[in-house]
Transfer RNA from Bifidobacterium animalis subsp. lactis HN019, 74 nucleotides, folded computationally. Rfam family: tRNA. It is annotated as a transfer RNA. The same sequence occurs in records of 43 taxa. The source organism's lineage runs through Bacteria, Bacillati, Bifidobacteriaceae, Bifidobacterium animalis and Bifidobacterium animalis subsp. lactis. Its mean pLDDT, the model's own confidence on a scale to 100, is 81.
Parts: sequence; structure tokens; C1' cells
RNA sequence: GCCCCUGUAUCCCAAUUGGUAGAGGAGACAGCCUCAAAAUCUGUACAGUGUGGGUUCGAGUCCCACCGGGGGCA
Repeated sequence: GCCCCUGUAUCCCAAUUGGUAGAGGAGACAGCCUCAAAAUCUGUACAGUGUGGGUUCGAGUCCCACCGGGGGCA
């Protein structure tokens, strides 16, 4: 330098081929339980999707540029 994959909640990861972003796991807080704690169980909070544009009635999803991460070739 070129090519491919990837970026969504505090973390990991879904989102059915464009139609209101949470299915799930971990973590946090509170409750229940306990002499106390852990575990289990119950409840609560946590996002506008890496950034900036474009297309569209409507974009996490499509297009362009850029940024970060991973891999391959030279």
C1' cells in the first nucleotide's frame, strides 16, 4: 500500500433480508432468605447503534468519506 471482517446498554452478544432497539448471559443496586454472608429467587436502573454526510415516508440495516479493533497478501 491492497483486500476481508468488525464497532449496538458497564461488559459479552441478538435485532428474521429497511418498519417503535433488548431475545439472552455477566455485572450494579434494592428486596426476600440468613445470626451474618454467599448462592438461589424477585424487582429496578443502564442506548439512539464509532464519527460526519447521503438515499428513503422511515436506516443498527443501504451508499460515500473518515476513525478504532482484528485477520490476510505484498